[in-house]
Context: one part of a larger RNA
RNA sequence: UUGGGUUUAAAGGGUCCGUAGGCGGCUUUAUAAGUCAGUGGUGAAAUCUCCCCGCUCAACGGGGAAACGGCCAUUGAUACUGUAAGGCUUGAAUUAUUAGGAAGUAACUAGAAUAUGUAGUGUAGCGGUGAAAUGCUUAGAGAUUACAUGGAAUACCAAUUGCGAAGGCAGGUUACUACUAAUGGAUUGACGCUGAUGGACGAAAGCGUGGGUAGCGAACAGGAUUAGAUACCCUGGUAGUCCACGCCGUAAACGAUGGAUACUAGCUGUUGGGUGCAAACUCAGUGGCUAAGCGAAAGUGAUAAGUAUCCCACCUGGGGAGUACGGUUCGCAAGGAAUGAAACUC
Numbered sequence: 001u002u003g004g005g006u007u008u009a010a011a012g013g014g015u016c017c018g019u020a021g022g023c024g025g026c027u028u029u030a031u032a033a034g035u036c037a038g039u040g041g042u043g044a045a046a047u048c049u050c051c052c053c054g055c056u057c058a059a060c061g062g063g064g065a066a067a068c069g070g071c072c073a074u075u076g077a078u079a080c081u082g083u084a085a086g087g088c089u090u091g092a093a094u095u096a097u098u099a100g101g102a103a104g105u106a107a108c109u110a111g112a113a114u115a116u117g118u119a120g121u122g123u124a125g126c127g128g129u130g131a132a133a134u135g136c137u138u139a140g141a142g143a144u145u146a147c148a149u150g151g152a153a154u155a156c157c158a159a160u161u162g163c164g165a166a167g168g169c170a171g172g173u174u175a176c177u178a179c180u181a182a183u184g185g186a187u188u189g190a191c192g193c194u195g196a197u198g199g200a201c202g203a204a205a206g207c208g209u210g211g212g213u214a215g216c217g218a219a220c221a222g223g224a225u226u227a228g229a230u231a232c233c234c235u236g237g238u239a240g241u242c243c244a245c246g247c248c249g250u251a252a253a254c255g256a257u258g259g260a261u262a263c264u265a266g267c268u269g270u271u272g273g274g275u276g277c278a279a280a281c282u283c284a285g286u287g288g289c290u291a292a293g294c295g296a297a298a299g300u301g302a303u304a305a306g307u308a309u310c311c312c313a314c315c316u317g318g319g320g321a322g323u324a325c326g327g328u329u330c331g332c333a334a335g336g337a338a339u340g341a342a343a344c345u346c
Stems, first nucleotide, its partner, number of pairs: 004315003007298002012312001014201004021194003025088007033081002035077008049065006091191001092188003095184006103177007110154001115149007125136002162169002206247006215241002220236004258311006266289010293300002317346003327339004
């Protein structure tokens, strides 16, 4: 490279937006660039292939044919692709109505609980463990009652529930913003799909500046355990966890399954619509079980890993190694990120 693949064997980008590019609904007319057919020219000779012949054979040589898969010109064909000009409505979007939700941002606010402070009652222990000890406590702890302060998180509802592109989102109220579905078929009339480079968002930890700090708690200290114990257990406890602004840009960022469209038996739950008196039907999601099919199997199975088409990303034996680079880019830095080898070895 051809070919084959990407749930679990190597391999789907963390997610979306979107540039170039690639691909693209039904129909009419024109054109004839691609496409197809005919004809003409050219495609030197030698070589190669086939047939015949000559050197005793062969190598070699001679004759003939074919081939030279191509290019150019011209005459036609017009199904498909392209191009140009029209038309259409089913894709897409707009709009109206009815709904939906832990979707986002900001502000305000509520009640439990922990902790602390003050005051009252009250007296000798409390706490902790496998057992203990460190620790707290007669300067009155722990327990209990009242009041106050402060921070963080929101029991029950709660559910294979819901929403969001993903990360993620949960007390309540308000304001602002976005989204989705169904129904109607009013409007536009292919406006679509994907998407290299690029941009935006992106858990936790970490970083910078300034706040905040109840609980928890890396580091650290002490007590235990142990042969040792730089741990597991206990008592404390700083960063951090929280807020604002700015960085970082990674995760088993997982459905380990890229996005879009169409098609292909059923059964059974559930969320939100529509029709219906009901039974039930239907649209969009979200679960379970299965048919055909697929699969190495596990399994998957209309939410495909089935049957097809389009576009992107990625893989090519294990280790060395996601390492090295006085390579490049990003970053304040990070035993950071992105890109990313080879020797050697099996």
Molecule: small-subunit ribosomal RNA, central domain
Organism: Cellulophaga sp. SW1-18